[in-house]
Context: one part of a larger RNA
Molecule: small-subunit ribosomal RNA, 3' major domain
Organism: Azospirillum sp. CDMB
């Protein structure tokens, strides 16, 4: 100097108190670990592995089982050939014969096919402890260094006083600058102004079933520009200082809210199965190919999450109200057929124009505490879509059946405001398939006395037989 103490001091975080909802208990659905099995590839492993790479019928797929190829499903180089294509026939075929044709494009050099030997391709084969990218973590925590000067093992600045979210910023100092980080410059949200006005909107005139049609760009919208906060302004406090407190005003107040931005490093963290790479390794097989199958398997453990136990609720009825978003092998209005998933027809629309689109909690009515008109697992019938095909192993409908469940033990999780619970609606993947991911609006609370303890972290000291 660090690192460490069930040392000390001062300070922060949903870190604990207050609070509100779970989670552990139940059925399902994922995902892990076990077990099985021919195979149930493979990776993640406390926090940081476990609805993680991940949308598995076939494919994907790398695994297993048969059953086939061997210059190979892909590349470059070398020879050789009347190259392919299309008809016919051999039950079919990736395979064989015959029959037809000699091409096709060109910058005129060429370049497109099959066949052969060979170099050499192939490897989701092994090492993330050979690596490079990427990435997770402490942590969006306030650290982490230098450079001359001083000292002289490592020091100092960067330590103290006050202050901030911050090594932020004032003061002071054997210090005097600097760099990476903070903060700011970035993008959305909330205010106005202004440009602009169709697909948008309609205030005054007309006109309609309807902003539907003329007018119209005020208003709402939509997107470019530009204003707007800065402790400015009063007052109080403080050291005549950085701050702090409260007030005006003002859409917004003292970082206004929310993204994105991750210093030096730490975990020999991750990942060789995204790619790319040293080495090793396999070359008639650890390459490659095709069906089938498996990754969906089940006494059982635990992880995430969905429905629920119910009256703040269920059923039955009722023209109440968004927002983001997506659309041509694609969204489909409408109209007719189904009790229904759907179906047949079918306009518009490459979309502020058409369509997905219904929004759901909401309101009204009615059930009266029950294993129930809770609660839907299970199963049986009987249809439906997607697709070569839904036996293993897809969604969906309709009848029907109605299991455990009466609110969850030790323990333990998330959340400080449009947050939390709660409603629903949309994408991505994707033929199909969502209780998961990724946004997106409606409704809309309680609670913070405090920092004594629990986690985790800053900073300064102290103690050490550690390095």
């Nucleotide at each position: 100097u660090g690192a460490c103490g069930g040392g000390g001091g001062c300070c922060c975080g949903c870190a604990c108190a207050a609070g509100c909802g779970g989670u552990g208990g139940a059925g399902c659905a994922u995902g892990u670990g076990g077990u099985u099995u021919a195979a149930u590839u493979c990776g993640a492993a406390g926090c940081a592995a476990c609805g993680c790479g991940c949308a598995a019928a076939c494919c994907u797929u790398a695994c297993c089982a048969a059953c086939c190829c061997u210059u190979g499903a892909c590349a470059u180089g070398c020879c050789u050939u009347g190259a392919c294509c299309g008809a016919u026939g051999c039950a079919a075929a990736u395979g064989c014969a015959u029959c037809u044709u000699u091409c096709c494009u060109u910058u005129c050099g060429g370049g497109g096919a099959a066949g052969g030997a060979c170099a050499c391709a192939g490897g989701u084969g092994c090492u993330g402890c050979a690596u490079g990218g990427c990435u997770g973590u402490c942590g969006u925590c306030a650290g982490c260094u230098c450079g001359u000067g001083u000292c002289u093992g490592a020091a100092u600045g960067u330590u103290g006083g006050g202050u901030u979210a911050a090594g932020u910023c004032c003061c002071g100092c054997a210090a005097c600058g600097a760099g990476c980080g903070c903060a700011a410059c970035c993008c959305c949200c909330a205010c106005u102004g202004u440009u602009a006005g169709u697909u948008g909107c309609c205030a005054u005139c007309a006109u309609u079933a309807a902003g539907u049609u003329g007018g119209g760009c005020a208003c709402u919208c939509u997107a470019g520009c530009a204003g707007a906060a800065c402790u400015g302004c009063c007052g109080g406090u403080g050291a005549c200082a950085a701050g702090c407190c409260g007030g005006a005003g003002g859409a917004a107040g003292g970082c206004g809210g929310g993204g994105a931005u991750g210093a030096c490093g730490u975990c020999a963290a991750g990942u060789c199965c995204u790619c790319a790479u040293g080495g090793c390794c396999c070359u008639u097989a650890c390459g490659g190919g095709u069906u089938g199958g498996g990754c969906u398997a089940c006494a059982c453990a635990c992880g995430u999450g969905c429905u629920a136990c119910a009256a703040u609720g269920g059923u039955g009825g009722u023209g109440a109200c968004a927002g983001u978003g997506g659309g041509c092998a694609g969204c489909g209005a409408c109209c007719a057929c189904g009790c229904g998933a759907g179906u047949g027809g079918a306009a518009g629309c490459g979309a502020a124009u058409c369509u997905c689109c219904a929004a759901a909690a909401g309101c009204c009515a009615u059930c009266u505490c029950a294993g129930u008109u809770c609660g839907g697992a299970u199963u049986g019938c009987a249809c439906u879509c997607u697709g070569c095909a839904a036996c293993u192993c897809g969604g969906g409908u309709g009848c029907a059946u109605g299991a455990a469940g009466u609110u969850g033990g030790a323990a333990u999780c998330g959340c400080u405001a449009g947050u939390a619970a709660u409603c629903g609606c949309g994408g991505a993947u994707c033929a199909g398939c969502a209780c998961g991911c990724c946004g997106c609006g409606g409704u809309g609370a309680a609670u913070a006395c405090g920092u004594u303890c629990c986690c985790g972290g800053g900073c300064c000291u102290u103690g050490u037989a550690c390095a």